């Protein structure tokens, strides 16, 4: 340099080819325990990488950009 893939709570990630953003883990609180671990319950935590466009409506479609990874040279 070329090609392809990925970017979603602190971390790991799912989802829908347009309309309700979820899970595990972690954190906090409570229950349990003599205490702790484990377990159970609840809560908080997301500008869905950025900008623009299309649309009544965009995490999703289109264009450009950024970052990371893989392959080729």
């Nucleotide at each position: 340099g070329c090609u392809g893939a990925a970017g979603u709570g602190g971390c790991u990630u799912a989802a829908u080819u347009g309309g309700g953003a979820g899970a595990g883990u972690g954190u906090u609180a409570g229950a349990c325990u003599g205490a702790a671990c484990a377990u159970c319950u609840a809560a908080a935590g997301g500008u869905c990488c950025c900008u623009g466009g299309u649309u009544c409506a965009a995490u999703c479609c289109c264009a450009g950009g950024c970052u990371u990874c893989a392959g080729c040279a």
Model confidence (mean pLDDT): 80 of 100. A computed fold for a 73-nucleotide RNA from Gopherus agassizii, annotated as transfer RNA. The RNAcentral record of the sequence draws on Rfam. It matches the Rfam family "tRNA". The family's RNA type in Rfam is transfer RNA.